[in-house]
Context: one part of a larger RNA
RNA sequence: UCACGGUCAAGGAACUCGGCAAAAUGACCCCGUAACUUCGGGAGAAGGGGUGCCGGUAGUAGGUGAGGGAAAUGCCUCCUGAGCCCAAUCCGGCCGCAGAGAAUCGCGUCAAGCGACUGUUUAACAAAAACACAGGUGCCUGCCAACGCGUAAUCCAAGCUGACGUAUAGGCACUGACGCCUGCCCGGUGCCGGAAGGUUAAGGCAAGCGGUUAGCCGCAAGGCGAAGCUGUGAACCGAAGCCCCGGUAAACGGCGGCCGUAACUAUAACGGUCCUAAGGUAGCGAAAUUCCUUGUCGGGUAAGUUCCGACCUGCACGAAUGGCGUAACGACUUGACGGCUGUCUCGACCGUGAGCUCG
Numbered sequence: 001u002c003a004c005g006g007u008c009a010a011g012g013a014a015c016u017c018g019g020c021a022a023a024a025u026g027a028c029c030c031c032g033u034a035a036c037u038u039c040g041g042g043a044g045a046a047g048g049g050g051u052g053c054c055g056g057u058a059g060u061a062g063g064u065g066a067g068g069g070a071a072a073u074g075c076c077u078c079c080u081g082a083g084c085c086c087a088a089u090c091c092g093g094c095c096g097c098a099g100a101g102a103a104u105c106g107c108g109u110c111a112a113g114c115g116a117c118u119g120u121u122u123a124a125c126a127a128a129a130a131c132a133c134a135g136g137u138g139c140c141u142g143c144c145a146a147c148g149c150g151u152a153a154u155c156c157a158a159g160c161u162g163a164c165g166u167a168u169a170g171g172c173a174c175u176g177a178c179g180c181c182u183g184c185c186c187g188g189u190g191c192c193g194g195a196a197g198g199u200u201a202a203g204g205c206a207a208g209c210g211g212u213u214a215g216c217c218g219c220a221a222g223g224c225g226a227a228g229c230u231g232u233g234a235a236c237c238g239a240a241g242c243c244c245c246g247g248u249a250a251a252c253g254g255c256g257g258c259c260g261u262a263a264c265u266a267u268a269a270c271g272g273u274c275c276u277a278a279g280g281u282a283g284c285g286a287a288a289u290u291c292c293u294u295g296u297c298g299g300g301u302a303a304g305u306u307c308c309g310a311c312c313u314g315c316a317c318g319a320a321u322g323g324c325g326u327a328a329c330g331a332c333u334u335g336a337c338g339g340c341u342g343u344c345u346c347g348a349c350c351g352u353g354a355g356c357u358c359g
Stems, first nucleotide, its partner, number of pairs: 001354008010345002014343001019340001027051005036041001038177001052094005062085003067080004095099001107338007114330002119131002135175007148160002178325004183255003188252002190248005197243003203237002208232005215224003256274005283317001284314001295311005
């Protein structure tokens, strides 16, 4: 010096991102316990008091119950009861610094955020406000069910699963207890339904055109050219899809701008105008969301970029990508208070061990 452990005057979080760590609380009995609440809870709330040993109360109360009796008997019932175990409470006394004498062994409270809850998770840096969850809603599925597995580069089969289930079932998706609720938009995208019209593939039918050549013409070069075979192929007929018509937002999603106006001022219930599929309702709001911003006011502090309560100018909340509340719960997050402390002012000493130095 380091590691682990122990102690400390006065102060007591001044430490620090943050009370991290440490200290403190702690058992049992009794008293006593608030807001709030889903009436269960909150509660071990909080906050107090007691605790050893000896004598007495007292071998009492109480427990157990051998045996005996009521009766003719063993069961049942009732009465009695030896022995054994053995308090509380109160009174008096004794000792120590200290009586749950060691060890084991909750710190408490207030306010707020998030998530209802018990659970689950990144084996080995994250335990959470993430996942799950009962509950809610939508969609799919009539049974050889849908979804899924399987074979495979792709497309088909058997088989398996679902399920020895059958729509109060099974699958998928979103939301996430409970309470109060969940507005407007179907123009775009998706999905569902529709089939009149438009478009349209393979295919069908096949006009036409080309190749070939028996033959014909020509002195020749060459030209024409039936049938057959063959190449190509217009028009026409051809589904679903798309266009089209409608529905659907607890489907993906979206939910305006400018100008004016009231007898102080300010503001604008009111009016005008442009655009849109429709212009954000309730509730909430500087918020896990607020840039400007340490917004402004109030509270708490001597002093508060955090915190709590308000306001609303919401850069850029908002309703199952749920909105707003909510008792209980949480090794969650934030702020505050009490208690407590070597975290600190500010350091000191002791024990054990280690390295280094000296020897």